[in-house]
This is a predicted structure of a 76-nucleotide RNA (transfer RNA) from an Acholeplasmataceae bacterium. The source organism's lineage runs through Bacteria, Bacillati, Mollicutes, Acholeplasmatales and Acholeplasmataceae. Rfam family: tRNA. Rfam classes the family as a transfer RNA. Gene Ontology term of the family: triplet codon-amino acid adaptor activity.
RNA sequence: GCUAGGAUAGCUCAGCUGGUAGAGCAAUUGAUUCGUAAUCAAUAGGUCGUAGGUUCGAAUCCUAUUCCUAGCACCA
Numbered sequence: 001g002c003u004a005g006g007a008u009a010g011c012u013c014a015g016c017u018g019g020u021a022g023a024g025c026a027a028u029u030g031a032u033u034c035g036u037a038a039u040c041a042a043u044a045g046g047u048c049g050u051a052g053g054u055u056c057g058a059a060u061c062c063u064a065u066u067c068c069u070a071g072c073a074c075c076a
Stems, first nucleotide, its partner, number of pairs: 001072007010025004019056001027043005049065005
């Protein structure tokens, strides 16, 4: 340099036939307990990497770009 895949909650990841963004763990509060852990219930937490475009409507489609991973190529 070329090709492919990936970036979504604090962490690990779903959600890509376009139609209200989710789960588990973690966090907070409450219940239970002599107390802790465990268990149960509830709550909060997101401009879906960034910038544009298409569309009535975009995490999802298109373009550019940043970063990560893998393969290929080059290497006087």